The part of an RNA shown here (large-subunit ribosomal RNA, half A) has 1718 nucleotides and comes from a Candidatus Woesebacteria bacterium. The organism belongs to Candidatus Woeseibacteriota, within Bacteria.

Context: one part of a larger RNA
RNA sequence: CGCAGACAGUGGAUACCUUGGUUUCAAGUACCGAAGAAGGACGUGCAUGGCUUGCGAUAAUCACCGGUUAGCUGCCAAGAAGCUAUGACCCGGUGGUGUCCGAAUGGGGAAACCCACUUGGCUUCAUAUCCAAGUAUCUCAACCGUAAAACCUUUUUGCUUUUGCAAUCUGGAUAGCGGUUUUGAAGGUUACCUCCCGAACUGAAACAUCUAAGUAGGGGGAGGAAGAGAAAUUAAAUUAAGAUUCCGUCAGUAGCAGAGAGCGAAAUCGGAAAAGCCCAAACCUCGAUGAUGCUUCGUGCAUUAUUGAGGGGUUGUAGGAACCCAAUGUGGGACCCUGCUUGUUAGUGGAACAGUCUGGAAUGGCUGAUCAGAGAAAGUGAAAAUCUUGUACACGAAAGCAAUCAGGGCUCUAGGGAUUUCCUGAGUACCUCGGUCGAUAACUCCGUGGGAAUCUGGGGGAACCAUCCUCCAAGGCUAAAUAUACUUGAAGACCGAUAGUGAACUAGUACCGUGAGGGAAAGGUGAAAAGAAGGGCGGGACGCCCAGUGAAACAGAACAUGAAACUGUUUGCGGACAAACCGAGAGAGCUUUAUGCUUUUAGCAUUUAGUGAUCUCGUGCCUAUUGAAGAAUGAGCCGGUGAGUUUUCGACAUGCUGCUUUGUCUAACCAAGUUGUACUUGGGGAGGCGCAGCGAAAGCGAGUCUGAAUAGGGCGCUAUGCAGCAGUCGGAAGACCCGAAACCAGGUGAUCUACCCAUGAGCAGGGUGAACCCCGUAGAAAUACGGGGGGAGGCCCGAACCCGUGUCAGUUGCAAUUGGCUGGGAUGACUUGUGGGUUGGAGUAAUAUGCUAACCGAACCUGGAGAUAGCUGGUUCUCCCCGAAAGGUGUUUAGGCACCGUGGUCGUGUUAAACCUAGAGAUGGUAGAGCUACUGAAUGGGUUGACGAAGGUAACUGAGUUAACUCAACCAAACUCCGAAUAGUUCUAGGAAUGCGCGGCUAGACAGCCACAUCGGGCUAAGCUGAUGUGACAAGAGGGAAACAACCCAGACUCUCGGCUAAGGUCUCUAAAUCUAUCUUAAGUUUGAAAGGAAGUCGUACUUCAUAGACAGCUAGGAGGUUGGCUUAGAAGCAGCCACCCUUUAAAGAAAGCGUAACAGCUCACUAGUCGAUGAUGGACGGCGCCGAAAAUUUACCGAGGAUUAAAGAUAGUACCGAAGCUGGAGCUCCGACUUUGUCGGAGGGUAGGGGAGCGCUCCGUUGGCGGUGAAGUCGUGUCGUAAGGCACGGUGGAGCUUGCGGAGGUGAGACUGCCGGCAUGAGUAGCGAGCAAUUACCGUGAGAAUCGGUAACGCCGAACACCCAAGGUUUCCCUGUCGACGUUCGUCGGGCAGGGGUUAGUCGGCACCUAAGGCGAGGCCAAAAUGGCGUAGUCGAUGGAUAAUCCGUUAAUAUUCGGAUACUUGUUUUAGAAUGUUUGACCUGGGGAUUGACUGAAUUGGAUGAUCAAAGCUCCUUUGCGAAUUGGAGUAUAAACUGUUAGGUAGUUCAGGCUGGAAAAUCCGUUUGAAUGAUUAAUCAAGCAGUGAUGUAGAAUCUUAAGAGAUUAGGGUGAUUUUGUACCAUUCAAUUUACCAGAAAAGAUUCGCAGUUAAUUCUAGAGCAAGCCGUACCGUAAACCGACACAGGUGGGUUGGUCGAGAAGACCAAGGCGAGC
Repeated sequence: CGCAGACAGUGGAUACCUUGGUUUCAAGUACCGAAGAAGGACGUGCAUGGCUUGCGAUAAUCACCGGUUAGCUGCCAAGAAGCUAUGACCCGGUGGUGUCCGAAUGGGGAAACCCACUUGGCUUCAUAUCCAAGUAUCUCAACCGUAAAACCUUUUUGCUUUUGCAAUCUGGAUAGCGGUUUUGAAGGUUACCUCCCGAACUGAAACAUCUAAGUAGGGGGAGGAAGAGAAAUUAAAUUAAGAUUCCGUCAGUAGCAGAGAGCGAAAUCGGAAAAGCCCAAACCUCGAUGAUGCUUCGUGCAUUAUUGAGGGGUUGUAGGAACCCAAUGUGGGACCCUGCUUGUUAGUGGAACAGUCUGGAAUGGCUGAUCAGAGAAAGUGAAAAUCUUGUACACGAAAGCAAUCAGGGCUCUAGGGAUUUCCUGAGUACCUCGGUCGAUAACUCCGUGGGAAUCUGGGGGAACCAUCCUCCAAGGCUAAAUAUACUUGAAGACCGAUAGUGAACUAGUACCGUGAGGGAAAGGUGAAAAGAAGGGCGGGACGCCCAGUGAAACAGAACAUGAAACUGUUUGCGGACAAACCGAGAGAGCUUUAUGCUUUUAGCAUUUAGUGAUCUCGUGCCUAUUGAAGAAUGAGCCGGUGAGUUUUCGACAUGCUGCUUUGUCUAACCAAGUUGUACUUGGGGAGGCGCAGCGAAAGCGAGUCUGAAUAGGGCGCUAUGCAGCAGUCGGAAGACCCGAAACCAGGUGAUCUACCCAUGAGCAGGGUGAACCCCGUAGAAAUACGGGGGGAGGCCCGAACCCGUGUCAGUUGCAAUUGGCUGGGAUGACUUGUGGGUUGGAGUAAUAUGCUAACCGAACCUGGAGAUAGCUGGUUCUCCCCGAAAGGUGUUUAGGCACCGUGGUCGUGUUAAACCUAGAGAUGGUAGAGCUACUGAAUGGGUUGACGAAGGUAACUGAGUUAACUCAACCAAACUCCGAAUAGUUCUAGGAAUGCGCGGCUAGACAGCCACAUCGGGCUAAGCUGAUGUGACAAGAGGGAAACAACCCAGACUCUCGGCUAAGGUCUCUAAAUCUAUCUUAAGUUUGAAAGGAAGUCGUACUUCAUAGACAGCUAGGAGGUUGGCUUAGAAGCAGCCACCCUUUAAAGAAAGCGUAACAGCUCACUAGUCGAUGAUGGACGGCGCCGAAAAUUUACCGAGGAUUAAAGAUAGUACCGAAGCUGGAGCUCCGACUUUGUCGGAGGGUAGGGGAGCGCUCCGUUGGCGGUGAAGUCGUGUCGUAAGGCACGGUGGAGCUUGCGGAGGUGAGACUGCCGGCAUGAGUAGCGAGCAAUUACCGUGAGAAUCGGUAACGCCGAACACCCAAGGUUUCCCUGUCGACGUUCGUCGGGCAGGGGUUAGUCGGCACCUAAGGCGAGGCCAAAAUGGCGUAGUCGAUGGAUAAUCCGUUAAUAUUCGGAUACUUGUUUUAGAAUGUUUGACCUGGGGAUUGACUGAAUUGGAUGAUCAAAGCUCCUUUGCGAAUUGGAGUAUAAACUGUUAGGUAGUUCAGGCUGGAAAAUCCGUUUGAAUGAUUAAUCAAGCAGUGAUGUAGAAUCUUAAGAGAUUAGGGUGAUUUUGUACCAUUCAAUUUACCAGAAAAGAUUCGCAGUUAAUUCUAGAGCAAGCCGUACCGUAAACCGACACAGGUGGGUUGGUCGAGAAGACCAAGGCGAGC
């Protein structure tokens, strides 16, 4: 370390439970709100911590009326203190109180806050403060006031043919405006309703009409329902119905439609419910106003116009008025009041049991009883009719609410005749054009432009016209039946903690996001806390051990059961020369159980369990594929969860059921039963299907249509149907589950970033030296030159600041963009703070497709929505039977789909049709062959003809080309005079035992692959590609080929330690021959390869030579003409050219090679001799070998060892081995037959796929059982079944479980980079966050110290790592205690945890003051609507304007806030004095005028103060043994007020007049005239200085008292406290120069009129009183803010010392702060 057992830990599955959900039914209710809602904030308890419930300063409540009853102070217990029979608590009804926000409404506003005004009240001397009520806007009405150049009227004038028009004057009335009072509105609200606006994805396999869909969404408005509604209706064809709504049906019909996808009525009929009415007009009466006429002049009469009220009247067989006649009482109602009754909002009564056994406990068992109008249910220590609450049944209300009914009130309602006149809804009906709605063309509705009639009229009847029928528009109201939510009650073949709501629990919580918005996890001690007294270990807690409680503590609070992964402890066996899908088969040894026996401390036999030396065989699972062990996909492991469902319509020759003599079924609805929706029974026949078809139709009809036809042909007749349940499939729905990128709608975002607006702020230092000015020189001048001044610039260098060039590091970082070094800009088109504006079909953009909250070619959030996905992935128990395809055709089709072919199943029919063998017949144009047989291609020769280059004087010669003939040879997939074999087909015979057709339902598949044969493409390349045929694989295991889908053999139902064979084998591995016979090979060929090469070797048939002597060797010759001729300097066999003869000979080339300058010389060919052959030479063919032959981890080209007359190769032969083949034996299932229940025969590989039969899970009905003497679950063992699975026993567990027969489904997991949880692995590994500074020692505390405290040393920052503000945070601040977690280590420490404490303002900041950008915005304008857009008056809004306090001291923690001292501001009262005013009107109020407030950049100058430094003086201390000398420290003091004084700047100031201005006025301003005065010490502005403040306070140091161990704390004394200088720096005051980009507003202050009102007001000096609300702690370049962190990042303003230095650079230091949490 492995396996097994036992025992633990971790973890929270399983089973059980339910407080919570979910669906449905019934009844009731259906709005709340200015009388302040919904929803919140803050408070409220004896003590309070939170959530929650209740309540509101009368605050877990107050009052009254009822109910009930003995206990009560909510959840929430314990405590304290109380209440209660004088009735508490609790329940119901009616009232009271009811902070603040919110429509929010007095004004404002950043919701829960700030600030008011009026009246009244408390208080005060008075102000201030406090309390109560009222004070918004719009609308309607009334009244009061005012009032229009629009109207009417009067007067006058002008013009005009007239009507009239224009102007003017008088008067009137109205709109409007203002005020008072009153009415109503507003805002909220899940669903339902109505109206307006109105998508897209999607479907159409694309897409545009169309669809989705008038859906989603947005908006207006209402109600308990809404809407609709009493016919200008619907129909019909000469019959009718009688408002609307809803249900069933009609009907997927009529119809519409790229006539595609799809869309889709109505009448009728059956039901639910039922209900009808009122105006306008004609006419009459009474008024009002005007006109006209008359007039008795009286608004008197008449007429007429307009108008108000009352009566009348309300319809289509027309009605009404007017005219005539008659009539007086009936019925109804939806309105109001009263009353009874009933119901409801609290409640009351309510039967009946004991004993015993077990047990912790009885409701269980046993025994014996009782009640029942009650045996529904829940609870009680296990299962209860009789214990408790309840249940059946019966009873009950002071007060509120609702309904029916009754009475009353109010209101409505009725006749006939006649037919002359009047009335009966106008920009309407209707028409054109364009839309809408709708199934549609009629009808409806909308826009545009036209535009009627008047009962002798008008609309409709599906284009339109006629006839006929029917109705009466252009006004209005109307219950019920219908829809939906809530409350209460009830139910469930609904869930039971990963389920059911997101939420069983402090859940819309924690948490995330700027925001809209998103959104969890988390249940169980026990019957009862009896929740563990006490003791021990320990620093303590956890924990453990005793003890105790309890039935149980392995029920101990991290608590019931307690699985698995995972982590351990222990026992047995095994493991250190041996590898590997982790197993299967065999199996020694060791350990162990039981039984038996024996020779009994033990052994043996059999047996159980564990381990497992060794041998054999053996490449996971899933998916996707032609093909996976694959190095192709997916899974870390375990547990839970996770996918063909439901509704509706349809199809079916399937199974089952009912009816079917007279077919069958009901739908809505009604009734009864029932606790009950369900369910059952009865009714209901509207309607559907069927019973007859044919035809376009008329129509005819077992026939009909076509047709001249009686013909023929087509379709029919000659098989019951309907309904229901189940099953399978299809359509519509998300439709098996998960998965896009996208599209559209409505909202949320400019705290990031882009641009813009307003208001503020920032930029060390150094350099350069423009314009311009002055001076000098020259010049007549223009001008030039020189010098000085001057200080410009998108100028230069360079910090802060901004940016981000290059490179390195970093890349699970310090950091979701950083760091180091190096860089760019740095007075500008600069940077930056605060506030504001612009946005998604858009904004912004010095355009980069950049930015718009960390991913922008179109943000984010929610919704349409489960978009769609011909694509990928996944899809869960078992067995039995059959079993494919990867082809054809078509396809915007090629990885999809449809049909056919092929599969399954059911039915039916047919028969011998299918297969093999043999024979016979017919068909054909391939292989082959052929071409003088065609079409083409094509070679050579000959003959003839034609043409013909060239030559030639010409005749002529004639290369070459071409045609015919001829000889010879020859090619073809798209040539054939010919032409097989096979294949296919027909017939006959035999064999064997298999088929085929048709129909219904229903699939899968349409990616194939390899081998062989024949072909196309390619290279006669491919494990290539395209075909045909066959086979295998696919979907096929077994044997062989070492291993090896497709090759060879062979098709696996199961078992068997039987037998025979196939391919292939038989030396060993390894089963079987070291078998027999004859050869070959020498190469380990065998056991990889070509062209080519080679006296390898064996064999075959030949050629030639050879005893007349071959071949090879050796000996000898190899000559002469001649140095052949030519050429050459030379050429003699042998540089080259020509020729290559002759002779001698046994033989010898005018020479095959070497050689010489040329000769010479040496060989060869050739010849002879010698030698002596079973010989020799030469090629040809065949067998086996050799060379050719070089690669990468390792022999590695027999599977290894190894093998040589073989264990190689060839031939022949015999025997054996060898498979899941065949066969013997046993058994299972299916099919068929039969002698029919048991024999025979046959079959049983299988992916996609089809069919059949079963197992198990949850729940229901019924039936029967089990259970504290122990259910379910869980762990283990045994056993049964062919499998899914079942059963029994034991441990644990502690309350439920279940058989049989049926039913219903959220019903079975190993895979989806699934989801949730738990636990591993990596791994004790990386890392511990600046190489930003650095630590060390001792002491202390403590259980414990590198880390805490103290001391000492050392180190770091020091234009910061110091100090002070703003934003933001929100208690982090201080003290005490504490260390579980947090802190990247530690921890006694902490920004952690617990408890307590802490923030003090008239003057600081904000509000009570002002305005900017901008926001809101009464009226108003725009606009489908909107909570919409714009905007006046107004009102908000700082980043700006205005505005009164300083020093010292003090706390653990606050201070311009507290204390001391000294001041100031505003208001108010009062005292003293003075002044002004009271009709010549002060002050005040309102609204105005004027001045001021009030403003840029750059550069420069002067003053003063401060700081710094230096120097001197003085005081003190240190340094030292003492002194001197030296070193070090301190050397101050505010505001306001008053007095005095002043540098400097400026050029005005005062008085008296005038008026064209300032919207009216002005004594003011402005302007102007004159005078005086002034630049000289005037006037004015102005920092500053001196004194007082201050005999105070502070102050280095030092002396001293008290307390204390000390540190130290609290006191009291002494104490110098002067002067000078200064470049630079900072601040402040006052100025100057210059530039162009020409540089806020308002309040306030001062002053002047006007209007209103009416009596007091103002100033000086003094005294008193008052002065509201909010912020104030702490961090704040950071451990507290923004970045998920105690994060190397980011973050606005102010102060900023010394030395060197130009400097805020840089370096080192001070004050001060730190040493970075291994």
Overview:
Model confidence (mean pLDDT): 80 of 100. The full RNA is in RNAcentral, with records from ENA.